[in-house]
RNA sequence: AAAUUUUCCUCGGGGUGCUUCUUGCAAGAAACAAGAGGCUGAGAACAAACCCGUUGAACCUGAACAGGGUAAUUCCUGCGAAGGGAAGGCGAUACUUUUUAUC
Numbered sequence: 001a002a003a004u005u006u007u008c009c010u011c012g013g014g015g016u017g018c019u020u021c022u023u024g025c026a027a028g029a030a031a032c033a034a035g036a037g038g039c040u041g042a043g044a045a046c047a048a049a050c051c052c053g054u055u056g057a058a059c060c061u062g063a064a065c066a067g068g069g070u071a072a073u074u075c076c077u078g079c080g081a082a083g084g085g086a087a088g089g090c091g092a093u094a095c096u097u098u099u100u101a102u103c
């Protein structure tokens, strides 16, 4: 000095499931809509929040996937050294790594 790591600023990407009850639409059921609860999680559509931005598992496809478990659900694990997927800047920098100069 650079890499690495990281605060901040600006810009961008993404998901919002399962289940119980009430009400409405009808004589009943199912489906649908709204509201109030429960489960997991950072986040379950308004939080203008949360997470993620190439060193990319945030998220999508595979997938109405497979095994385990649950009231039920990617709830957990696999799938996955599979494929896609959204970036720039001013600074700082412990450990670690590399390069150069001097002693």
Base pairs, nucleotide, nucleotide: 001098002097003096005092006091008089009088010087011053012052013051014050016047017039018038019037020036021035022034023033024032059084060083061082065078066077067076068075
About this RNA
This is a predicted structure of a 103-nucleotide RNA (TPP riboswitch aptamer (THI element)) from Hydrotalea sp. Taxonomically the source falls in Hydrotalea (Bacteria, Bacteroidota, Chitinophagales, Chitinophagaceae). Its mean pLDDT, the model's own confidence on a scale to 100, is 76. Of the family's consensus pairs, 100% are formed in the model.